[in-house]
RNA sequence: AGGAGUGUAAUUCAGUGGCAGAAUGCCGGUCUCCAAAACCGGAUACGGGGGUUCGAUUCCCUCCACUCCUG
Numbered sequence: 001a002g003g004a005g006u007g008u009a010a011u012u013c014a015g016u017g018g019c020a021g022a023a024u025g026c027c028g029g030u031c032u033c034c035a036a037a038a039c040c041g042g043a044u045a046c047g048g049g050g051g052u053u054c055g056a057u058u059c060c061c062u063c064c065a066c067u068c069c070u071g
Base pairs, nucleotide, nucleotide: 001070002069003068004067005066006065007064010024011023012022013021018054026042027041028040029039030038047063048062049061050060051059
């Protein structure tokens, strides 16, 4: 320099145009002499900007960050 991919919760990942989810973690409760485990409940997220659409996490453009390939 050229090409490709990824970006969603604290972490690891789902979600192919119509309510944003799971597991683990965190907080609270039940239980227990206490703690752990178990069970119940709760908080937290779509990288930034623009476009298309009645409606965008999803499609398009661009920027940013990271990863890979070629040279």
Transfer RNA from a bacterium, 71 nucleotides, folded computationally. Its Rfam family is "tRNA". Rfam links the family to the GO term triplet codon-amino acid adaptor activity. The family's RNA type in Rfam is transfer RNA. Its mean pLDDT, the model's own confidence on a scale to 100, is 82.